[in-house]
Molecule: c-di-GMP-I riboswitch aptamer
Organism: Syntrophomonadaceae bacterium
RNA sequence: UGACGAUAAAGGCAAAGCUUUCCGAAAGGAAGCGGCGCAAAGCUAUGGGUCUAAGCCCGCAAGGGUAUGACCGCCAGGCUGCCGAA
Repeated sequence: UGACGAUAAAGGCAAAGCUUUCCGAAAGGAAGCGGCGCAAAGCUAUGGGUCUAAGCCCGCAAGGGUAUGACCGCCAGGCUGCCGAA
């Protein structure tokens, strides 16, 4: 330096669920509790995937379509990073 990842050490993050005079049209997010898990569960919507459909388009209507909205703890890619047994 590149791999690799332990019943190591020091720390870190935080699923479901519950809560809210919070933000949002919704999906979702934020905050508190919680702790299933995680060696990138740090960052990034670049490709795929998934969710939503305010606005817009179609429609007599019911309804349908659409991301410029979201999710990186779905899979890849990119950037960065702690520790050091085998």